[in-house]
Molecule: transfer RNA
Organism: uncultured Planctomycetales bacterium
RNA sequence: UCGGGGAUGGGCUAACGGUACGCUGCCUGGCUUUGAACCAGGAGACGGAGGUUCGAUUCCUUCUCCCCGAGCCA
Numbered sequence: 001u002c003g004g005g006g007a008u009g010g011g012c013u014a015a016c017g018g019u020a021c022g023c024u025g026c027c028u029g030g031c032u033u034u035g036a037a038c039c040a041g042g043a044g045a046c047g048g049a050g051g052u053u054c055g056a057u058u059c060c061u062u063c064u065c066c067c068c069g070a071g072c073c074a
Stems, first nucleotide, its partner, number of pairs: 001070007010024003018054001026042005047063005
């Protein structure tokens, strides 16, 4: 440099044009002598910027970063 794949709460992960799901962790309450476990509730995310659209995490362009392969230089 070229080709392919990927980026979603603290971590893992689903949906793939129409309110962004779940698990775990975290917080609060209940229960308990206390803790754990259990039960209930809560906060928390679509990598950045544009475009298309009534509506974009999803489609298009571009940039950044990560992974795989190839190439170039040394």